SAM riboswitch aptamer (S box leader) from Sporolactobacillus putidus, 108 nucleotides, folded computationally.
RNA sequence: UUCUUAUCCAGAGUGGCGGAGGGACUGGCCCUAUGAAACCCGACAACCAGCACAUCUUGUGUAUGGUGUUAAUUCCAGGAACACGGUUCGGUGUUCAGAAGAUGAGAA
Numbered sequence: 001u002u003c004u005u006a007u008c009c010a011g012a013g014u015g016g017c018g019g020a021g022g023g024a025c026u027g028g029c030c031c032u033a034u035g036a037a038a039c040c041c042g043a044c045a046a047c048c049a050g051c052a053c054a055u056c057u058u059g060u061g062u063a064u065g066g067u068g069u070u071a072a073u074u075c076c077a078g079g080a081a082c083a084c085g086g087u088u089c090g091g092u093g094u095u096c097a098g099a100a101g102a103u104g105a106g107a108a
Base pairs, nucleotide, nucleotide: 001108002107003106004105005104006103007102008101013041015040016039021031022030023029025078026077027076028075042070043069044068047066048065049064050062051061052060053059054058074100079096080095081094082093083092084091
């Protein structure tokens, strides 16, 4: 980097440092000098491994290790179907193995 698979409506700081950006992309809409990103500490969570217990061979717990996360539903929409109003145009709502993305695990 590519492929497969699972999850993505919950949760998490009155900290340090830093000094202008950030929310993946596009369009919106937001956060931010009452201090952005990055980095450090902390915290949250439980995908994989470990450990303990119980064995329907899998489950429960733990938070030791490897990640990950730490504004807003993946902030909303970006493909399709259905319904409603409406009438030649887009709106509202619901659903989805849509598109795209993020993370874990496995493989090449």
About this RNA
Lineage of the source: Bacteria > Bacillota > Bacilli > Sporolactobacillaceae > Sporolactobacillus.